Predicted 3D model of a 271-nucleotide RNA (Bacterial large signal recognition particle RNA) from a Solirubrobacterales bacterium.
NCBI's taxonomy places the organism under Bacteria, Bacillati, Actinomycetota, Thermoleophilia, Solirubrobacterales.
[in-house]
RNA sequence: CCGUGCUAGGCGGGGAGGUAGCGGUGCCCUGUCACCCGCAAUCCGCUCUAGCGGGGCUGAAUCCCCUCGUGGAGGGGCGAGGCCUCCGAGGCCAGUGUCGCCGGUCGCGGCGUCGAUGGCUCGGGUCCCGCGCGGUGGAUGCCCGUGAACCAGGUCAGGUCCGGGAGGAAGCAGCCUUAAGCGGCAGUGUCCAUGCGAUGCGGGGAAGCCCGGCCGGAGCCAGCAGCCGGAGGCGCGCUCGGGGUGUCGAGCCUCGACGCAGGGUGCACGG
Numbered sequence: 001c002c003g004u005g006c007u008a009g010g011c012g013g014g015g016a017g018g019u020a021g022c023g024g025u026g027c028c029c030u031g032u033c034a035c036c037c038g039c040a041a042u043c044c045g046c047u048c049u050a051g052c053g054g055g056g057c058u059g060a061a062u063c064c065c066c067u068c069g070u071g072g073a074g075g076g077g078c079g080a081g082g083c084c085u086c087c088g089a090g091g092c093c094a095g096u097g098u099c100g101c102c103g104g105u106c107g108c109g110g111c112g113u114c115g116a117u118g119g120c121u122c123g124g125g126u127c128c129c130g131c132g133c134g135g136u137g138g139a140u141g142c143c144c145g146u147g148a149a150c151c152a153g154g155u156c157a158g159g160u161c162c163g164g165g166a167g168g169a170a171g172c173a174g175c176c177u178u179a180a181g182c183g184g185c186a187g188u189g190u191c192c193a194u195g196c197g198a199u200g201c202g203g204g205g206a207a208g209c210c211c212g213g214c215c216g217g218a219g220c221c222a223g224c225a226g227c228c229g230g231a232g233g234c235g236c237g238c239u240c241g242g243g244g245u246g247u248c249g250a251g252c253c254u255c256g257a258c259g260c261a262g263g264g265u266g267c268a269c270g271g
Stems, first nucleotide, its partner, number of pairs: 001271006009058003012030004020047005035055005064264004069260003074255005081248003084244007095236005101230005107224002109221003118215003122212005127204006133197002135194008143184004152177004160169003
């Protein structure tokens, strides 16, 4: 060096999660075609040589092992900052939305020769004062009802008293009436009050407004929509501060499939 037969090893790995920890099932990534069966998320199997049990294939190198080497899919952590959103404070300089206001313009509409705007300082009203009228409320008289064991009136049965008698007297109950008082409220008289009035009379009235009259003779009005301008309020944007397991995320740290590069690893027999 060649051949035959074996053995260690290999027949996927990684991230997050989970776990005291390791591995697996499940999720994600990578990668290759790289085996099969059973187990398994309130889970399965184990204990630092950390899946277990059974079977199969390959097998000393492209294939197995190692490396503070190199490139690197992907995952995880921290995270300046951007955007979004919420809250508080500030501020209306330029922007923007909205709200009402003012002015102008245009269109529509309405009033106007059945007389517009304007004028008079004409009459009346609105306003003020006084006196009435009415209404309302209260008091009171009239009115109605009731109302006295005796100390009110009338009539007074019975009974009582006086009288020889005729007769007379006082008088309870009952009945009738009435005083004070109590009640009533339809009507009516008087008095008082008045946050009342389509009310009467008299007086006063600066301005405005309303109605009427007169002068004069062509304009006037506010509403809607549009546009322009002005000043302003509020919100957004803006400035400052804070919150958010909302979203994106430079950068840093970390794990790292896979590729490349370098290195390492047997036994027996025969030639």
The model forms 93% of the base pairs in the Rfam consensus. The RNAcentral record of the sequence draws on ENA. The coordinates come from a structure-prediction model, not an experiment, and the mean pLDDT is 77. RNAcentral records the identical sequence in 2 taxa. A source record names the gene ffs. It matches the Rfam family "Bacterial large signal recognition particle RNA". The family's RNA type in Rfam is non-coding RNA gene. Rfam's curators write: The signal recognition particle (SRP) is a universally conserved ribonucleoprotein involved in the co-translational targeting of proteins to membranes.